[in-house]
Small-subunit ribosomal RNA, central domain from an uncultured prokaryote, 348 nucleotides, folded computationally.
Context: one part of a larger RNA
RNA sequence: CUGGGCGUAAAGGGCGCGUAGGCGGACAGCUUAGUCAGAGGUGAAAGCCCAGGGCUCAACCUUGGAACUGCCUUUGAUACUGGCUGUCUUGAGUUUGGGAGAGGUGUGUGGAACUCCGAGUGUAGAGGUGAAAUUCGUAGAUAUUCGGAAGAACACCAGUGGCGAAGGCGACACACUGGCCCAAUACUGACGCUGAGGCGCGAAAGCGUGGGGAGCAAACAGGAUUAGAUACCCUGGUAGUCCACGCCCUAAACGAUGCAUAUUUGGUGUGGGUCAUUCAGUUGAUCCGUGCCGGAGCUAACGCGUUAAAUAUGCCGCCUGGGGAGUACAGUCGCAAGGCUGAAACUC
Numbered sequence: 001c002u003g004g005g006c007g008u009a010a011a012g013g014g015c016g017c018g019u020a021g022g023c024g025g026a027c028a029g030c031u032u033a034g035u036c037a038g039a040g041g042u043g044a045a046a047g048c049c050c051a052g053g054g055c056u057c058a059a060c061c062u063u064g065g066a067a068c069u070g071c072c073u074u075u076g077a078u079a080c081u082g083g084c085u086g087u088c089u090u091g092a093g094u095u096u097g098g099g100a101g102a103g104g105u106g107u108g109u110g111g112a113a114c115u116c117c118g119a120g121u122g123u124a125g126a127g128g129u130g131a132a133a134u135u136c137g138u139a140g141a142u143a144u145u146c147g148g149a150a151g152a153a154c155a156c157c158a159g160u161g162g163c164g165a166a167g168g169c170g171a172c173a174c175a176c177u178g179g180c181c182c183a184a185u186a187c188u189g190a191c192g193c194u195g196a197g198g199c200g201c202g203a204a205a206g207c208g209u210g211g212g213g214a215g216c217a218a219a220c221a222g223g224a225u226u227a228g229a230u231a232c233c234c235u236g237g238u239a240g241u242c243c244a245c246g247c248c249c250u251a252a253a254c255g256a257u258g259c260a261u262a263u264u265u266g267g268u269g270u271g272g273g274u275c276a277u278u279c280a281g282u283u284g285a286u287c288c289g290u291g292c293c294g295g296a297g298c299u300a301a302c303g304c305g306u307u308a309a310a311u312a313u314g315c316c317g318c319c320u321g322g323g324g325a326g327u328a329c330a331g332u333c334g335c336a337a338g339g340c341u342g343a344a345a346c347u348c
Stems, first nucleotide, its partner, number of pairs: 004319003007302002012316001014201004021194003025088007033081002035077008049065006091191001092188003095184005103177007110154001115149007125136002162169002206247006215241002220236004258315006266293011297304002321348003330341004
């Protein structure tokens, strides 16, 4: 002197709770462990380095110094860090009163539609497509009316609207229940942040057992298309989709952006409060959430831009050329499918 990064180039763990650990608000006192300063001891010699000397020079040899950045003992300093004690309220939490919401679980109810069954009317077609055919229909279909059954999903409201940690959540009613926001006062007194392991949750598909099965629909069958058509289109159709319990644990699990805190010009929407104003349309201020556009700054650029990818701090996770490869082996989890951890040879 240098001391990299993770939105899209490789790289944020799918999400939370939390153990150890790391880090941690204000004031005062004590301590002096870390820290800093002085002194002493030790840090063998040789070597390295510096200044001389000796072999004609050099290598080499030799004298002195420096260095040995360390450790120990002792004396002192007390700002910072730590420890202990006391105090505090701004961080965190509790209390009271309000508020919004597809947040979760369970039970029940409802209407529309599709399908099927029964009955009535009625007759030759219906259906489907680019065009057709497979298919259904004189054993009466399609259409239409009434009655019944069953399952699944909840039109409009509906909104770059809301809620949730994420996955995700949308008819209605009730019960139980989690979180959040605002206002006000009082209380506790740092109780905080992060979080390796660990534990829990975790779309869809898939698996096990038992139900259920209307519609849709992998596989499969047929009809078309085509040079072929193991597809796209059509007619059917089984797992599955639904429920209960138990597994699986993955995803473009995405904001491709970890969590927390603080600071930093603005404009314009929107959701939930509060306080004023106005007098029933409002307008303004403020707190929390959620969008868009943009300033400084940042960025390779695109872009981000008070919801940061700006400026900082704390902690965790992760990356280190492409392929081989998320493979092999091993371990571990799983009923299995497979998951997690995770190379190398070789090659460019």